[in-house]
The part of an RNA shown here (small-subunit ribosomal RNA, central domain) has 342 nucleotides and comes from a metagenome.

Context: one part of a larger RNA
RNA sequence: UUGGGCGUAAAGCGUCUGUAGGUGGUUUUUGAAGUCUACUGUCAAAUCCCAGAGCUCAACUUUGGACAGGCAGUGGAGGACUCAAGGACUUGAGUUUGGUAGGGGUAGAGGGAAUUCUUAUUGGAGCGGUGAAAUGCACAGAUAUUAAGAGGAACACCAGUGGCGAAAGCGCUCUACUGGGCCAAAACUGACACUGAGAGACGAGAGCUGUGGGAGCGAAUAGGAUUAGAUACCCUAGUAGUCACAGCCGUAAACGAUGGAUACUAAGUGCUGGCAAAACCAGUGCUGUAGCUAACGCGUUAAGUAUCCCGCCUGGGGAGUAUGCUCGCAAGAGUGAAACUC
Numbered sequence: 001u002u003g004g005g006c007g008u009a010a011a012g013c014g015u016c017u018g019u020a021g022g023u024g025g026u027u028u029u030u031g032a033a034g035u036c037u038a039c040u041g042u043c044a045a046a047u048c049c050c051a052g053a054g055c056u057c058a059a060c061u062u063u064g065g066a067c068a069g070g071c072a073g074u075g076g077a078g079g080a081c082u083c084a085a086g087g088a089c090u091u092g093a094g095u096u097u098g099g100u101a102g103g104g105g106u107a108g109a110g111g112g113a114a115u116u117c118u119u120a121u122u123g124g125a126g127c128g129g130u131g132a133a134a135u136g137c138a139c140a141g142a143u144a145u146u147a148a149g150a151g152g153a154a155c156a157c158c159a160g161u162g163g164c165g166a167a168a169g170c171g172c173u174c175u176a177c178u179g180g181g182c183c184a185a186a187a188c189u190g191a192c193a194c195u196g197a198g199a200g201a202c203g204a205g206a207g208c209u210g211u212g213g214g215a216g217c218g219a220a221u222a223g224g225a226u227u228a229g230a231u232a233c234c235c236u237a238g239u240a241g242u243c244a245c246a247g248c249c250g251u252a253a254a255c256g257a258u259g260g261a262u263a264c265u266a267a268g269u270g271c272u273g274g275c276a277a278a279a280c281c282a283g284u285g286c287u288g289u290a291g292c293u294a295a296c297g298c299g300u301u302a303a304g305u306a307u308c309c310c311g312c313c314u315g316g317g318g319a320g321u322a323u324g325c326u327c328g329c330a331a332g333a334g335u336g337a338a339a340c341u342c
Stems, first nucleotide, its partner, number of pairs: 004313003007296002012310001014202004021195003025089007033082002035077009049065006092192001093189004097184004104178007111155001116150005122144001126137002163170002207248006216242002221237004259309006267287008291298002315342003324335004
């Protein structure tokens, strides 16, 4: 390289937008670049193949001949497909109009429950914690109780194999701004499409920088237990952090462990949205036929049948290491071997 693969064996980029490139709906005209075809030249000889000849045969040697194919040139075909240049179409795609569901996003305002703390009332000996305890808190009045206040974070019930979003993710209420989807009907544009190397944008948590904030929880740390020990599990405290704003980081079992798009291929049964309702369309679940699969299982939301484009894999360890480069304040991230060994 060919070939084979990527749910779980190695393998789908975390997700999207999009450049180059690759691929691309129906119909018509012209051209003839690809395509097909004829001829010419050339592709040394030997070899291979075919028909002969010579060594007793054979291997071997030798004579003659040819195919196929490549490249170049000349001529031709237009039946099919691709291509190029025009014309046309509406099913793909998009726009418009009218509806509609939604924790989609950003900003602002407001709310109640609870924990903690502070002040005061009542009250008077324990509270707390555990398997059992102790550290701890408490007569300088704790726990409990009632009232008032402060502050921060999160939003019970509704809540649902329910919704929305490209993914990460999104849930108290209201307002403003704003993105996308779905449905209906026609009108308009007329292939404007799909994918997408590089590139760009977004990207949980933890972490980093600066300024704030700090109720609860709580890495580190301290103490009490447990234990042979206990740098743990349990308990009492508790710093960073968790929160806001501005910036960085760019990783996750970022999972459906399943890239995107299109078409086709039995049924049954829930839920969500549209439509007055059915039918139908869009989405989301379960069971399941054919088929697929090593099996498990998948099964119109495919892991079935096909096409197009991208990414990735090639025995285990060494190793996601070393080195170089790029990025980063750092932590580190990205790219990414080999020796050796089994």
Model confidence (mean pLDDT): 87 of 100.